[in-house]
Source information: Predicted 3D model of a 72-nucleotide RNA (transfer RNA) from a Bacillota bacterium. The coordinates come from a structure-prediction model, not an experiment, and the mean pLDDT is 81.
RNA sequence: UGGAUUAUAGCUCAAUGGUAGAGCAAUCGGCUGUUAACCGAGAGGUUGUGGGUUCGAGUCCCACUUUUCCAG
Numbered sequence: 001u002g003g004a005u006u007a008u009a010g011c012u013c014a015a016u017g018g019u020a021g022a023g024c025a026a027u028c029g030g031c032u033g034u035u036a037a038c039c040g041a042g043a044g045g046u047u048g049u050g051g052g053u054u055c056g057a058g059u060c061c062c063a064c065u066u067u068u069c070c071a072g
Stems, first nucleotide, its partner, number of pairs: 001071004007065001010024004018055001027041004048064005
């Protein structure tokens, strides 16, 4: 320098262009002599940044940044 790949909750990951979810963690509550385990509840998101297409974009297109890999 070129090509591919990755970016979504604190962490690991989902999500046919049509209301962004799960598990774990954390918080609160229940259970008990206490902790752990178990059960329940609610909270937690500018979907990397900036544009474009569309009635509507996490999803499609472009540029940039980032993760990993390949070639030179």

The sequence was found in a public genome assembly. It matches the Rfam family "tRNA". It is annotated as a transfer RNA. From the family's description: Transfer RNA (tRNA) molecules are approximately 80 nucleotides in length.